[in-house]
RNA sequence: UUCUUAUCAAGAGAAGCUGAGGGACUGGCCCGUCGAAGCUUCAGCAACCAGCCGACUUCGGUCAGGUGCUAAUUCCAGCAGGCCCUACUCGGCUUGGCAGAUGAGAA
Numbered sequence: 001u002u003c004u005u006a007u008c009a010a011g012a013g014a015a016g017c018u019g020a021g022g023g024a025c026u027g028g029c030c031c032g033u034c035g036a037a038g039c040u041u042c043a044g045c046a047a048c049c050a051g052c053c054g055a056c057u058u059c060g061g062u063c064a065g066g067u068g069c070u071a072a073u074u075c076c077a078g079c080a081g082g083c084c085c086u087a088c089u090c091g092g093c094u095u096g097g098c099a100g101a102u103g104a105g106a107a
Base pairs, nucleotide, nucleotide: 001107002106003105004104005103006102007101008100013042014041015040016039017038021031022030023029025078026077027076028075043070044069045068048066049065051062052061053060054059074099079096080095081094082093083092084091
């Protein structure tokens, strides 16, 4: 990097260095000199994998070793359909998909 698979409505931030961007992409809308991104330290959340216990393919519990995460639902939409509203547009709800993120496995 690619493929497979599971999950994505919950949860959890301070300090130091530094100094203008960031929220994947596009559009929107937000966050940001009352300090963005990045790095470091400490703290926290969760429980995918590993470990342990029970049950025995699938499950439950426990722990916190390997990851991950700690603005906004993956911030919202993007493609296709269904329902509602409407003269149409706009708009609301909803299903699936695409894309993305994270874990695990494989090449």
A computed fold for a 107-nucleotide RNA from Sporosarcina luteola, annotated as SAM riboswitch aptamer (S box leader). The organism belongs to Sporosarcina, within Bacteria. Rfam family: SAM riboswitch aptamer (S box leader). Its family is annotated with regulation of gene expression in the Gene Ontology.